[in-house]
RNA sequence: UAGAGUUUGAUCCUGGCUCAGAUUGAACGCUGGCGGCAUGCUUAACACAUGCAAGUCGAACGGCAGCAUGACAUAAUUUCGGUUAUGUUGAUGGCGAGUGGCGAACGGGUGAGUAACGCGUAGGAAUAUACCUUGAAGUUGGGGAUAACUUGGGGAAACUCAAGCUAAUACCGGAUAAUGUCUGAGGACGAAAGCUGGGGACCGUAAGGCCUGGCGCUUUAAGAUUAGCCUGCGUCCGAUUAGCUAGUUGGUGGGGUAAAGGCCUACCAAGGCGACGAUCGGUAGCUGGUCUGAGAGGAUGAUCAGCCACACUGGGACUGAGACACGGCCCAGACUCCUACGGGAGGCAGCAGUGGGGAAUAUUGGACAAUGGGGGAAACCCUGAUCCAGCAAUGCCGCGUGUGUGAAGAAGGCCUGAGGGUUGUAAAGCACUUUUGUAGAGGAGGAUGGUGAGCCAGGUUAAGAGCUAGGUUCAUUGACGUUACUCUAAGAAUAAGCACCGGCUAACUCCGUGCCAGCAGCCGCGGUAAUACGGAGGGUGCAAGCGUUAAUCGGAAUUACUGGGCGUAAAGGGUGCGUAGGCGGUUAAGUAAGUUAUCUGUGAAAUCCCCGGGCUUAACCUGGGUAGGAAAGAUAAUACUGCUUAACUAGAGUGUGGUAGAGGAUAGUGGAAUUUCCGGUGUAGCGGUGAAAUGCGUAGAGAUCGGAAGGAACACCAGUGGCGAAGGCGGCUAUCUGGAUCAACACUGACGCUGAGGCACGAAAGCGUGGGGAGCAAACAGGAUUAGAUACCCUGGUAGUCCACGCCGUAAACGAUGUCAACUUGCUGUUGGGUACAUUAAAGUAUUUAGUAGCGAAGCUAACGCGAUAAGUUGACCGCCUGGGGAGUACGGUCGCAAGAUUAAAACUCAAAGGAAUUGGCGGGGGCCCGCACAAGCGGUGGAGCAUGUGGUUUAAUUCGAUGAUACGCGAGGAACCUUACCAAGGCUUAAAUGUAGAUUGACGGGUUUGGGAACAGACUUUUCUUCGGACAAUUUACAAGGUGCUGCAUGGUUGUCGUCAGCUCGUGCCGUGAGGUGUCAGGUUAAGUCCUAUAACGAGCGCAACCCCUGUUGUUAGUUGCCAGCGAGUCAAGUCGGGAACUCUAGCAAGACUGCCAGUGUAAACUGUGAGGAAGGUGGGGAUGACGUCAAAUCAUCACGGCCCUUACGCCUUGGGCUACACACGUGCUACAAUGGACGGUACAGAGAGCAGCCACUACGUGAGUAGGAGCGAAUCUAUAAAACCGUUCUCAGUUCGGAUCGGAGUCUGCAACUCGACUCCGUGAAGCUGGAAUCGCUAGUAAUCGGAUAUCAGCCAUGAUCCGGUGAAUACGUUCCCGGGCCUUGUACACACCGCCCGUCAAGCCAUGGAAGCUGGGGGUACCUGAAGUCGGUGACCGUAAGGAGCUGCCUAGGGUAAAACUAGUAACUGGGGCUAAGUCGUAACAAGGUAACCGUA
Repeated sequence: UAGAGUUUGAUCCUGGCUCAGAUUGAACGCUGGCGGCAUGCUUAACACAUGCAAGUCGAACGGCAGCAUGACAUAAUUUCGGUUAUGUUGAUGGCGAGUGGCGAACGGGUGAGUAACGCGUAGGAAUAUACCUUGAAGUUGGGGAUAACUUGGGGAAACUCAAGCUAAUACCGGAUAAUGUCUGAGGACGAAAGCUGGGGACCGUAAGGCCUGGCGCUUUAAGAUUAGCCUGCGUCCGAUUAGCUAGUUGGUGGGGUAAAGGCCUACCAAGGCGACGAUCGGUAGCUGGUCUGAGAGGAUGAUCAGCCACACUGGGACUGAGACACGGCCCAGACUCCUACGGGAGGCAGCAGUGGGGAAUAUUGGACAAUGGGGGAAACCCUGAUCCAGCAAUGCCGCGUGUGUGAAGAAGGCCUGAGGGUUGUAAAGCACUUUUGUAGAGGAGGAUGGUGAGCCAGGUUAAGAGCUAGGUUCAUUGACGUUACUCUAAGAAUAAGCACCGGCUAACUCCGUGCCAGCAGCCGCGGUAAUACGGAGGGUGCAAGCGUUAAUCGGAAUUACUGGGCGUAAAGGGUGCGUAGGCGGUUAAGUAAGUUAUCUGUGAAAUCCCCGGGCUUAACCUGGGUAGGAAAGAUAAUACUGCUUAACUAGAGUGUGGUAGAGGAUAGUGGAAUUUCCGGUGUAGCGGUGAAAUGCGUAGAGAUCGGAAGGAACACCAGUGGCGAAGGCGGCUAUCUGGAUCAACACUGACGCUGAGGCACGAAAGCGUGGGGAGCAAACAGGAUUAGAUACCCUGGUAGUCCACGCCGUAAACGAUGUCAACUUGCUGUUGGGUACAUUAAAGUAUUUAGUAGCGAAGCUAACGCGAUAAGUUGACCGCCUGGGGAGUACGGUCGCAAGAUUAAAACUCAAAGGAAUUGGCGGGGGCCCGCACAAGCGGUGGAGCAUGUGGUUUAAUUCGAUGAUACGCGAGGAACCUUACCAAGGCUUAAAUGUAGAUUGACGGGUUUGGGAACAGACUUUUCUUCGGACAAUUUACAAGGUGCUGCAUGGUUGUCGUCAGCUCGUGCCGUGAGGUGUCAGGUUAAGUCCUAUAACGAGCGCAACCCCUGUUGUUAGUUGCCAGCGAGUCAAGUCGGGAACUCUAGCAAGACUGCCAGUGUAAACUGUGAGGAAGGUGGGGAUGACGUCAAAUCAUCACGGCCCUUACGCCUUGGGCUACACACGUGCUACAAUGGACGGUACAGAGAGCAGCCACUACGUGAGUAGGAGCGAAUCUAUAAAACCGUUCUCAGUUCGGAUCGGAGUCUGCAACUCGACUCCGUGAAGCUGGAAUCGCUAGUAAUCGGAUAUCAGCCAUGAUCCGGUGAAUACGUUCCCGGGCCUUGUACACACCGCCCGUCAAGCCAUGGAAGCUGGGGGUACCUGAAGUCGGUGACCGUAAGGAGCUGCCUAGGGUAAAACUAGUAACUGGGGCUAAGUCGUAACAAGGUAACCGUA
C1' cells in the first nucleotide's frame, strides 16, 4: 500500500483491454465579476523590413567641424551705460572625426550538433591568469615615423591611391638588472610613460625646475579569482551491427604548446580495443531538479540555477590576460539586397516586431528610480542586463455575485393513479448589509543609499594648501503612479456557468424518433412503450470556471530488486559431453579485497521537509535548521565470503571380487511364412466385397504333392519385465566394446555441481552415389461407392522401405514435468544384488541396497491432480514466457546439393483468446428399463364414386384464423335471408342501451297510400293523464360512443403438446474456494422417486397411489309411474284388477379386496403358484384428475385488456351477391367391389337420451315423402317396429337381382323466399369399381371388427360429421435384435439460440495495412584519384627597407568542388504474393460425439 467493469448458461483461474487519481509551458468548445503571485513559439537552428541591444576616457595625444564664452578688430546704432552684426583668435567650457588606453571573451539568446572526460561525482599534476590585494625594486637617456589635416587622382557606390605636414601613456633602439629566463654552469639574454591637484623658501624671461599628494607605467614574489589539462566511477536503444584499429599501441630523437601527451614528425618494435559488448547504426545537450508513486521505481530536463555546445553553412587564423570571437576579420558556399554591370553590402538562436509553419504562445511600451555591469580621478555617460507597465482565466491562491424573514405552499412549467406531487422559502413581499464595482478626498514604503555645498575631525605633508577614512547640517534624486492603503457618498444596486444523470459512478421522469437519426472510455444502447439517441422538467457534481482532446506516472504484482511464473492456461532447450562464467565439504593459521563500525573533507544556491518571520489570509516572499543515495580518504573489527599456506575424509574417484541385461559394432548361421519358377495329380472356377466389378483361369488357374530361387522380418517365450543420455534396442552363435549395480576392505584427497558460446549423438520422411528388391506401398491406372468421389473399399503398381558410404537435424523428439544435492508419516506389487533365520529341494520369513509400477498422509495446486521416481520443503546453475490473430511469417544473416532448418520482427486488426471443473442439451457412444414402439395378429387408408376440410387457381368478393408431430368432418354442436366479419349499389352522421343537464312538443305509435330493390323519403288519418305543481312519452342539443381495424412478439384468461411420462424441488446438515453436489446415487423391487436394504445425510413439499363418480357382488331401508313368487278376480291375450314387498328394478345407506391366509424363494420390499376362499385377486374395469417446466406453440375473431390507428368513416342501416367458384394436389370419412352376400317374407331381444310454438299413439287417404282428423304425455305412467341375429324362399359368380354415382321427369315438407344454394319421396337412367403400387394407420378383451339406437345445434338442412348408448363378439403377443418416442445411470463434447448446434477452406465483391519487384528519385558515410581558396608553419627572397623586417615566389596540410566503383539507407513503381476486416453470395462439409475413415505431430 483501497479497487471496479468486461471471456461463461453459471463457476474458479490465467490473461489482456478499459475506468475511477494526480499532473501539464498545453490546445479546443461553451461561459466569464475582481485582485495578488507566477508563466507565455514545445512547431521552421525557417527567412527577416524598421528601431534599439557596447561603449567610454580631453586628467594619454595632435587638434577644432559644430555649440557656448572671453579677448581683439571693423561696421551699424545709441538714451553714450551699452547693444547688435561680421571677422580674427583653441584663449576657455567643451567636443564631431582621428591617434591612443580599457572594455567589447561579461551580460543576453538558442539546444542544431554531441553517447563524449560532454555532463555528474571524487581525485590529480605538468600550467596560465588583465583588472584586484599584500610585499620588493625601478620609473633613466634618445630616435624615426604615422593617422587626423592639406593637395592631387580613381570610383555609381563601398571605398581607395599618391605626394606633403604633425603629436602622444602609439612605435623602436641604448643604459641599468634580479627576486626572472636559458645554460655546456664559464656565461648569455631581458623593462618602463607619463598625466594631474596644491605649494612656502630657492632657481628660471617664460614654460618650468624643485617639494608634495593622487592616478598611471616597468620588473618580480605571493594571494585571491578565473581558465586550460589528466584520471577512477556513473551516464539511452539495437547483435537482424562481431570483429575494429597503420599515427593505430608503445619506445627513442626532434618539433610544438601557458601546460603533460602521437599533439606533430623521423626511425624502431608489433602492438592496442572487444560477448563485463569493441566497431557500426539510431536517438539525445547533461545536471540540481520537476511530475508521479506507500516505497523501490518510472517518466521528464519549460520558467530559476551550475556546466557544455552553437551564432546563415563549412574552413581558417589575427588581436588579446582571455576568442579561434552572436551585434570582429579572411576565404568558400547557399540565400537576400544595391548597382552606372565594372563591383559592392548583409546575417534577430539579443529586445520589440513581420512573414511563414502550426492546435498553439504577448507590446515595434516606460525608466535607468532600484539591483548589477563597462569606461572614467570624478561629475557623468552607456546598459531591450534589469526594474516596471501592457496583453492572455495559461496556472496557483484569495474574494464576491447578497443576508434574514417570508405558505395563499401564488402564477407559470413538468409529472399524474385527476386526489395530487414537484420546481419550492425558491420567487414576490417585508426588514437589513455594502465586500467588488462607480464617484470624490486623503495617502505610505521602495531613498538607512547617492550627489552637491558647508562645518567638525584623524591621516599624509614643510604646510592651517591640496587630497582623504569618519561624523554632521542643508539642498536634491521615483519609471511604476490617478501605486498599496484609508475615509466619504448613493444603491441589491454592477457580477453564474459548464458537464453529467444504463452499470462502473453521485444523480429519473415525460415527449419525439423507430437498427433511422444518432450515442459510446469499456461493457454496450436504438428494429413503436429507449432512465443509454434529440428536446423538456427535475436532479447530481464542480464553480469563474466547466468539459473534451493530447501527454506522463499511478492503479499494473501487466517485466515481479522490493514483488511473478513455466505438467494441462504463454513458457523446460530432442539428448548428452564440456569451455568461459556462476556456485561450492571439514579443520587451523595468516591477510584484510568484499563486509561492518567510527572519523575527515565534499555533496553550490534555489527546490522538498521542519521551526520561525513579512504581505488583512493564502498563493507568494524571507531567516534559521535538518536531511541527502553515492563516491573519495583515514582508523579499527575479523563472524561470514574471497585470497595464501598447512591438514582431513563424510562429496567425487581408483583398485579387488561377483551379478543381471533386446546396451553398441562386426562377422557368420537357423527355421516357419509370403512370393516366383520347374515338375506331378486334377478340373472349372478362383479371388474379392456391405453387395459387386476390375483382375487370374480350358494356352489348365485355384486346390494339392515334390523340388528350386530370392529378399525381408524374427511367432511362442513376452511381463505397467530388462538395457541405454536421448533417439532407440528382440531368432541363434562368435569376436570386440561402453555403462550400471552389489559386497567388503584398501587408496587419492574437494579432484565437485551447473553450464552461455562450442562439440557430438539424434525416429520417420527426404536428398546424393552404388548395390538389392520377397512382401508392403506414396505417386499412378483400373473397378466400385456417390449428386460428385482427384477419398474411405477392391484389383494392380513405381519411388521408397533393405545394405554401404555421405548429407539432412526435424517430430505430440511427451512424464507435454531441465540437471545436481539435501530433508519430509506409510502400504502393496515387481526386476537385479547382499545379509540373517529356516530348509532335502523348490518355495519361504525378516531386513538392506539399486531400479521400476500401483495407492495414499502431511503439504502443494485454479482445479484436475502430484505425493521419497514430488508438481512437498530448501539450495546451486542453465533454458524459456509476458493477450489473441498477423506469424514461427516477411526482410537480413548463418547452415544445407535441394527440400528446407535456425535466428526472428512490424504495420494492421480483435476484446477477447485460453485452462480446469459444473449443470444441461446432444452423439450415426455404452448399459438398464418402459410404451400397440417393433414383432405376432385382426381390420383399414393409399386405387373407385361421392361427402367434407385444406392448398392452389379463379373472382367484384370467393371474410378471417388454424399449417410437422401438436393445421386440414379444426374455430363451425347446423353459411338459402339472418348469421356475416367479405363484395357491389343505395342511404345515415350518430342508431340501440343508460345517466345527467337544457330546450321544444303532446307526441310516439298505429292505419291507408305514393316513389323505391329495400332501408328510407313524402302525403292523409287517428291522437295521454292530472290534485294543474307536474307525471309520462317523444324529438332535439351537449357530454360520455362505435370499430370482427393492427400488434397473441406488450398481456390476462383459456387451450394443445411432451405426457398420466415419473419426474420436479425445498429446509437443515455435510462436501467443495466456487458454480454446484449430496439427499434423488448403489443393490433389489414396482405401473410408479412404489417400497425395502444399504448409506452424510435427516426430513418435507408438488407429482405417483389413495380419497371422488360410474360399473361388477351381497345386505338393509323404501315400494310408484317400476315388479308379480304365492292367494283371489279377470281377459282371445296382456300386472289388467284386488292385493303382495318375496324376486327383478329403482336409489339412499352399509359390507366387501388388504398380498389378509397358505406354500416356495428372498435380510427385506416383494415375486411366483390352473393354492384356498371369494361376485371380484394382486391398480377388478372405466372416468374425472395433467407436477416443475418446454415450444416468444394457438387464440386481440368467445371474452377482457395496454399501446397505436379510423371518426359524414376502418362506424351504422338496407337490398342483392359471395363464403357453395374448379385444369388440379392432399387429409379425414361414407358407400362399395359381393354368396360369411343381395332381395323377399316371418320371428326375437336393448340401453341411454329427448319431448308443449314439442313428442305424437290410433284411424282414414296417398306407391311414398306426407296429408287430414285426433287420444295420451311437461313424462320409471304417454310417444319412437331397434338392427345385425334367427327361420324360410330366391339369385349361382356375371360388371350380375353386386354397386349405386350421374342425369331426366314427377312430387312432399320447412320457410317471407329453396335460381345461384335445402332435405326427402316415387318412376326411369345405371358411371367408376372385381379388394387396391411405393408407403402408411388403429387396436391387447367385452377390446378390435360388425350392427343398429339416441342427443346437441336446429324453421329446414347439405350429419356419411361430433358426442353418447347398447347388441353380436374374435385373433395374437416367441420376445426386445431392429424402427419411433420416453425414463434412469454412465461417457465424450470446441454445443448453451443448446446438433435445425458449432465450424473449415477455395472462389466471387468491397476496404485496409504490408512483403517481393524491372526500374526511377533522393540521403548520409567511407575508399581511391584529380583539383584546391583563405590561412598557420617551413623554404626562398635578385624587389623595398639603414636595420629589424617585409612584398613577392614556393612546399606541406586543407574547407569546398569533381570523377570512379561498390556498399548502406529512405521514398516511389507497372506487375505480383500472401494477410486482416466486412448481418444475410458460391462450392463442398475438414474439425468438435466413435463427427459418421479416431484425432493430432514431423516429412514427401
Small-subunit ribosomal RNA from an uncultured bacterium, 1500 nucleotides, folded computationally. Rfam family: Bacterial small subunit ribosomal RNA. Gene Ontology terms of the family: structural constituent of ribosome and ribosome.